[in-house]
The RNA shown here (transfer RNA) has 74 nucleotides and comes from Coccomyxa subellipsoidea C-169. The organism belongs to Coccomyxa subellipsoidea, within Eukaryota. The coordinates come from a structure-prediction model, not an experiment, and the mean pLDDT is 81. Its Rfam family is "tRNA". The family's RNA type in Rfam is transfer RNA. The RNAcentral record of the sequence draws on ENA.

RNA sequence: GUGCUCGUAACUCAAUUGGAUAGAGUGUCAGAUUACGGCUCUGGAAGUUGAAAGUUCAAAUCUUUCCGGGCACG
Repeated sequence: GUGCUCGUAACUCAAUUGGAUAGAGUGUCAGAUUACGGCUCUGGAAGUUGAAAGUUCAAAUCUUUCCGGGCACG
């Protein structure tokens, strides 16, 4: 340099192959329980879906460029 592949919450992953509020577990915060803590239970917060543009009534999903990780080739 070329090709392929991945990028979604602090972390690990879903999202039925374009469809109507982007969810779950762990973690975190608050409360209940407890002498205190842990366990357990209840509730909350936390995302511009790597960035930008395009297509579409509608994009995490399709297209293009760029950024970053991995693999292969030269």